Record summary
SAM riboswitch aptamer (S box leader) from a Zetaproteobacteria bacterium, 112 nucleotides, folded computationally. Lineage of the source: Bacteria > Pseudomonadati > Pseudomonadota > Candidatius Mariprofundia.
[in-house]
């Protein structure tokens, strides 16, 4: 770095360093920052894609099954996340529309 499957209109911030930039490149919008950008550090959180626990009626003499599946249960597990759809368009339908695909990109289990 290649390549399969899912998922990508919800959800989560504050301090401290820092100091001017930032929304992944590229073109065009739009939007965010000196009421401080990226980055990095400490705490906090969201999610639930993996893994661990726990778990209701009901059924059984108990043991346990129920427990595939799915839980808006939970975690000093493994990742990921925390402006705005993956900000929005760039190619094809479609053209009324946060449409539909399709491409790229993210993230997460696997595979050669």
């Nucleotide at each position: 770095g290649c390549u399969u499957u899912a998922u990508c209109a919800a959800g989560a911030g504050c301090a401290g360093u820092g100091g001017a930039g930032g929304g992944u490149u590229c073109a065009g919008g739009c939007c965010c920052u000196g009421u401080g950008a990226a980055a990095c550090u400490g705490c906090g959180g969201c999610a639930a894609c993996c893994g661990g626990c726990c778990a209701a009626a009901g059924c059984g003499a108990a043991a346990g099954c129920g427990a595939a599946c799915g839980g808006u249960g939970u975690c000093u597990g493994g990742u990921g996340c925390c402006a705005a759809u993956u900000c929005c368009u760039g190619c094809c339908c479609a053209a009324c529309a946060g449409g539909g695909g399709a491409g790229a990109g993210a993230u997460a289990a696997g595979g050669a």